[in-house]
């Protein structure tokens, strides 16, 4: 100096915040789908729950 492995730490999981759990990455993980184009569609989660924003219906 390079390679491999282990540990710690950090980062990430299609639009915000918090908690718990799960998974992935540090050679990166990750950056939604349909459509030739034009254009169109679902969802604030990886999962659960809460808050905020948005949408629909009903009531005051």
């Nucleotide at each position: 100096u390079c390679g491999c492995u282990g540990g710690a730490u950090g980062g990430g999981g299609a639009u915000g915040g918090a908690g718990u759990c799960c998974c992935c990455c540090a050679u990166a993980a990750c950056c939604g789908c349909c459509g030739a184009c034009a254009g169109g569609c679902u969802g604030a989660u990886g999962a659960c729950c809460c808050c905020u924003a948005c949408u629909g219906c009903g009531u005051c």
This is a predicted structure of a 60-nucleotide RNA (Fluoride riboswitch aptamer (crcB RNA motif)) from Sphingomonas sp. EC-HK361. RNAcentral holds the sequence, with entries from ENA, Rfam and Ribocentre.